[in-house]
Molecule: transfer RNA
Organism: Holdemania filiformis
Parts: sequence; C1' cells; structure tokens
RNA sequence: GGACGCUUAGCUCAGUUGGGAGAGCACUUCCUUGACGUGGAAGGGGUCAGGGGUUCGAGUCCCUUAGCGUCCA
Repeated sequence: GGACGCUUAGCUCAGUUGGGAGAGCACUUCCUUGACGUGGAAGGGGUCAGGGGUUCGAGUCCCUUAGCGUCCA
C1' cells in the first nucleotide's frame, strides 16, 4: 500500500426483511440476615465510533474519516 471483518449501556454481546434500542453481569434503592453474602422486587444508565447521503422513517442501505483485528504484498 491492497482485500476482508468489527465498532450498540461501565463490561461481554444480541438486534431477523428498514418501522418498539434490548439481554446477562455490574451499579442504586428496598425486602430478607445480628452482619456480609446468597435470594427477591423496583429503578437509573445509550451522540448505536465521527461526518455526510438515500428514505415518510436508518443500529440496519450507500459514501467518507478514525480506531482495532486477520490476510496479502
């Protein structure tokens, strides 16, 4: 330098054919306990990597930039 893949909550990840942004763990509060832990209930937390475009509507499609990974040179 070229090809391909990935980027979504604090972490690990789902998200189907473009139409509700979600799960587990973690965090906060409450119950339970003498206390901690376990268990139960409720809750908070998102610029879907950045920018632009298409569309009535984009996490999803297209272009571009950045980071990371694999391969080739």